[in-house]
Context: one part of a larger RNA
RNA sequence: CCCUCGCUAAGGAACUCGGCAAACUGACCCCGUAACUUCGGGAGAAGGGGUGCCCCCUGGGGUGAAGGCCCUGGCGGCCGGAGCGCCGGGGGGUCGCAGCGAAGAGGCCCAGGCGACUGUUUAUCAAAAACACAGGUCCCUGCGAAGCCGUAAGGCGCAGUAUAGGGGCUGACGCCUGCCCGGUGCUGGAAGGUUAAGGGGAGGGGUCCGGGCGCAAGCCCAAAGCUCCGAACCGAAGCCCCAGUAAACGGCGGCCGUAACUAUAACGGUCCUAAGGUAGCGAAAUUCCUUGUCGGGUAAGUUCCGACCCGCACGAAAGGCGUAACGACCUGGGCGCUGUCUCGGCGAGGGGCCCG
Repeated sequence: CCCUCGCUAAGGAACUCGGCAAACUGACCCCGUAACUUCGGGAGAAGGGGUGCCCCCUGGGGUGAAGGCCCUGGCGGCCGGAGCGCCGGGGGGUCGCAGCGAAGAGGCCCAGGCGACUGUUUAUCAAAAACACAGGUCCCUGCGAAGCCGUAAGGCGCAGUAUAGGGGCUGACGCCUGCCCGGUGCUGGAAGGUUAAGGGGAGGGGUCCGGGCGCAAGCCCAAAGCUCCGAACCGAAGCCCCAGUAAACGGCGGCCGUAACUAUAACGGUCCUAAGGUAGCGAAAUUCCUUGUCGGGUAAGUUCCGACCCGCACGAAAGGCGUAACGACCUGGGCGCUGUCUCGGCGAGGGGCCCG
């Protein structure tokens, strides 16, 4: 010097990103407990008091001896209550600093954010506001179901049958969930346009019997067959088209003016759009400017709480806003308590170091 542990005057978070760590609290009995609340809870809220030993009195229930009575004489029945042990209550006394005398054994409160909750997770840096969740809603699926695995046979779904099964989103509960269907998707429609294979075969090519011309090589015409190309026309779905649909993917404006102080603009004008953001919330897990402004708390507060609204860039199931209970979550404050600190000190055990 390091590790682990014990104690510490006065102060008591001044430490620090942050009370991290440590300390306080701690069992049982009694008293007593607020806001809020989904009436269950919150609650061990909080906050208090008691606890040993000895003597006396006393309640309750457990077991049940001696003794007594009866009979059908038994390992019988009934009465009886001693003794023993258990759980309490009251009074008196007594010792210590201290009585759950050692050990083990919640610190508490207030406010806010997120997630309803119990659960689940990154085996080996993350346990969470992430995942899941009951509940809500939409879509698909009539059964050889849809969906999924497999080339198939076959299997799961399911020895189920729409109060069932699959998929998506949301995520208890309460109050709610506005406007836009122009684009994309999906569903429905089928008159018209477009349209594949295929059908169709107008017309044409190759070969060539044969015919013509030529001295010949060869040239011209060309039946049947075989073969190749091939226009019109007939050809579905799809697309175009017409509708519906947003708890489908998604989207939800700009400029200018206006009131008898000023300021502001209920009001008006104009342009654009499919429609221009309703309720509720709002400097927010979202606010750049920003430590916004005001209020609260502090002696002093970029954090926190309450407001305001100028929302750079909240907003309604990628749900909006609330919400009791819950949380090894996150944030701010307070009481208690402390070696975290002022600021150190002392001690114990184990290392390190020296000798061997």